[in-house]
RNA sequence: UCAGAUCGCUCGGGGCGCGUGUGCCAUACGGGGCACUCGCUGAGAAGCACCCGUUGAACCUGAUCCGGCUCAAACCGGCGUAGGAAAGCGAUUCCAGCAUGUU
Repeated sequence: UCAGAUCGCUCGGGGCGCGUGUGCCAUACGGGGCACUCGCUGAGAAGCACCCGUUGAACCUGAUCCGGCUCAAACCGGCGUAGGAAAGCGAUUCCAGCAUGUU
């Protein structure tokens, strides 16, 4: 000097669903909306939290998508070497290279 790893600081990106019960609201009577409650999955289901930042399936679009599974969501596969998507600095450690000094 360069690459990697870890950590820190600052900054930024992202999502929040499904089901039971109760109450209220509206209704064209088909089914809805909101609040609370309990439960499920998950890192996270509104948290001073969690996840992610180009080595980017965090997350978004297609998508109220297709197949399996489930009460449903979750989950698995497809779509998908599809299209998008948010970063700088510092410290430590260390591979390699170079320079200098000593023996």